RNA sequence: GGGCCCAUAGUCUAGUCUGGAUAGGACAGAUGGCUUCGAACCAUUUGACCCGGGUUCAAAUCCUGGUGGGCCCU
Repeated sequence: GGGCCCAUAGUCUAGUCUGGAUAGGACAGAUGGCUUCGAACCAUUUGACCCGGGUUCAAAUCCUGGUGGGCCCU
């Protein structure tokens, strides 16, 4: 220098190919219940689409530029 892949809560992950209504789940956190206390369990609850631009009635998803990470070639 060239090519390919990835980025979604504190952590892990589904959804992206095939655009559609409040972005789902697990763990974790908070509050309450239960318990002599705690754990476990039950109920409720908090929190996310890496950044910018474009297309579209509508973008996590499509296109494009960047940032970060990984792999390969020279």
Molecule: transfer RNA
Organism: Candidatus Acidifodinimicrobium mancum